[in-house]
Molecule: Glycine riboswitch aptamer
Organism: Fontimonas thermophila
RNA sequence: AGCGACGUUGCGCGAGAGACCGCCCGGUAUGCCCGGCGGCACCGAAGGCGCAAAUCCGCCCGGAAUCGCUCAGGUAAAAGGAGCGCAGCGUCGAU
Numbered sequence: 001a002g003c004g005a006c007g008u009u010g011c012g013c014g015a016g017a018g019a020c021c022g023c024c025c026g027g028u029a030u031g032c033c034c035g036g037c038g039g040c041a042c043c044g045a046a047g048g049c050g051c052a053a054a055u056c057c058g059c060c061c062g063g064a065a066u067c068g069c070u071c072a073g074g075u076a077a078a079a080g081g082a083g084c085g086c087a088g089c090g091u092c093g094a095u
């Protein structure tokens, strides 16, 4: 120096599922709006938990996830968002 892995910063892309129902407080231009509580239905891609099934780490053990659960979170827009791409920086590895 270029390459690969990981981390981090910036930018871009980024799904699913009731703008559901009831009650209460507050505001209001009296059309509604915001917040809170409760109910039923639903979603998985913050986080969390689990390997029972399938998958991967060649098999077992053990482990992992974009798999499973749905505690948390979410179900118009906005926000958030796993992950992906590009660029900068750092660490490590081989050449």
Stems, first nucleotide, its partner, number of pairs: 001095001003093011018040001020039005026033002041075003047071001048069003055064003